[in-house]
RNA sequence: GGAGUACCACAGGCGGCCGCGGGCCGCGCCUCGCGCGCGACCCGAGGAAAGUCCGAGCUCCGUAGGGCAGGGUGCUGGGUAACGCCCAGCGGGAGCGAUCCCAGGGAAAGUGCCACAGAAAACAAACCGCCUCGGGUGAAAGCCCGCGGCAAGGGUGAAACGGUGCGGUAAGAGCGCACCAGCGGAGGCGGCGACGCCUCCGGCUUGGUAAACCCCACCCGGAGCAAGACCAAAUAGGGGACGAUGAGGUGGCCCGCCUCGCCGAGUCCCGGGUAGGUCGCUAGAGGCGCGCGGUAACGCGCGUCCCAGAGAAAUGGUCGCCACGGAGCAAUCCGACAGAACUCGGCUUAUGGGGUACUCCGGAA
RNA sequence: GCCCGCUUAGCUCAAAGGACAGAGCGCAUGGCUUCGGACCAUGAGGUUAGGGGUUCGAGUCCUCUAGCGGGCACCA
Numbered sequence: 001g002g003a004g005u006a007c008c009a010c011a012g013g014c015g016g017c018c019g020c021g022g023g024c025c026g027c028g029c030c031u032c033g034c035g036c037g038c039g040a041c042c043c044g045a046g047g048a049a050a051g052u053c054c055g056a057g058c059u060c061c062g063u064a065g066g067g068c069a070g071g072g073u074g075c076u077g078g079g080u081a082a083c084g085c086c087c088a089g090c091g092g093g094a095g096c097g098a099u100c101c102c103a104g105g106g107a108a109a110g111u112g113c114c115a116c117a118g119a120a121a122a123c124a125a126a127c128c129g130c131c132u133c134g135g136g137u138g139a140a141a142g143c144c145c146g147c148g149g150c151a152a153g154g155g156u157g158a159a160a161c162g163g164u165g166c167g168g169u170a171a172g173a174g175c176g177c178a179c180c181a182g183c184g185g186a187g188g189c190g191g192c193g194a195c196g197c198c199u200c201c202g203g204c205u206u207g208g209u210a211a212a213c214c215c216c217a218c219c220c221g222g223a224g225c226a227a228g229a230c231c232a233a234a235u236a237g238g239g240g241a242c243g244a245u246g247a248g249g250u251g252g253c254c255c256g257c258c259u260c261g262c263c264g265a266g267u268c269c270c271g272g273g274u275a276g277g278u279c280g281c282u283a284g285a286g287g288c289g290c291g292c293g294g295u296a297a298c299g300c301g302c303g304u305c306c307c308a309g310a311g312a313a314a315u316g317g318u319c320g321c322c323a324c325g326g327a328g329c330a331a332u333c334c335g336a337c338a339g340a341a342c343u344c345g346g347c348u349u350a351u352g353g354g355g356u357a358c359u360c361c362g363g364a365a
Numbered sequence: 366g367c368c369c370g371c372u373u374a375g376c377u378c379a380a381a382g383g384a385c386a387g388a389g390c391g392c393a394u395g396g397c398u399u400c401g402g403a404c405c406a407u408g409a410g411g412u413u414a415g416g417g418g419u420u421c422g423a424g425u426c427c428u429c430u431a432g433c434g435g436g437c438a439c440c441a
Stems, first nucleotide, its partner, number of pairs: 001361008010352001012322007020044004025039005046337001050348002053346005058224004065255004070220005075089005090104001091102004105215002110213002112209003127154002129150003133146005162180006181205001183202008228279004238270005246260004272440003286305008324335004366437007375390004383421001392408005414430005
């Protein structure tokens, strides 16, 4: 200097003037109500406010009880209010490496699927090929036919029923043996554990797919602030059709339970009315700093701070100076993604420049 | 704001995870006709909305993103 990996914080600053939303105080006006006007002070977007993908708080659903169905998660240990998140490790894979990725339980419970090609796609099979025997032919080598044996070699495929060597055989084959890989069992050692290492034995070997059905373990009631509570206002409390082993109470079903109902519940259609106010509504699993514990995620203690709460939506404009980066000869111009809507913890996606540590390559000393 | 659904040729839709994704209408060319329509024949036209993953193999399964569409106050 180049290429890369992990992590971290930031999101231009200061001042003047004008303006907007909220709170609170003062003064004035008054048709007295938290009404209007003026003024002072304080506060006023984000790391993602986004996607709404997970997990919660909160609120309601008269009990949410049981079963089925359905959905989700899936190595181990820990963190957390909780999680599908985070941390530390284990195993597997990628990379020269720093590091990164893994829906990472079960395929010797069962079922299904594995196109094309191929003999055969999972307990069966033989296209080419190799070999004994019998027959034919031939001088012989060999060739042809037939009953059989074999799976070493070729070939197909994403994947072909362990690999290498020696023995063995008519030819072969875990058929036998040695070593290696893998599986199962037993024992020992280390670790909380996932798991790792070592020794012995066994049959020699049991393909892939569960983001296919499924099995196992664990978890899940539903809806969402347009939840929900209170107050106020208003009417044609209307008409028609259907309507009973009916309707509703929770997403699907069943059981159970409750309420209403043929004295007409309820559904649909035609038509009518209100769409105003208050609460929920922001002090919270909160931010910052220090100390302690822990490898870490995180926890504990102390101190300190109050930091948007509108209800169709405010958070802006302009001028001056300074700082950074880029473009341009210069004057000057440009500066990323993006805007709270009940609130948190995560994930994911969008996005600008910067810092720290580390890795690899090249050059120089 | 909250909750759902969809995306395949120009349009409307198909396609048990298996060659090169099809059909109808439309379009182009040729034939038939005096000409046009209808009819007959042939053909073009696809990033299966985009990216990543699982799998030997993805339009299909999983996930992220983009776009489009629908629903949600109350009284009698």
Two RNAs folded together computationally: RNase P RNA and transfer RNA, 441 nucleotides in total. It holds a member of the Rfam family "Bacterial RNase P class A". For this family Rfam cites "Ribonuclease P: unity and diversity in a tRNA processing ribozyme" (Frank and Pace, Annu Rev Biochem, 1998). Rfam classes the family as a ribozyme. From the family's description: Ribonuclease P (RNase P) is a ubiquitous endoribonuclease, found in archaea, bacteria and eukarya as well as chloroplasts and mitochondria. Model confidence (mean pLDDT): 79 of 100.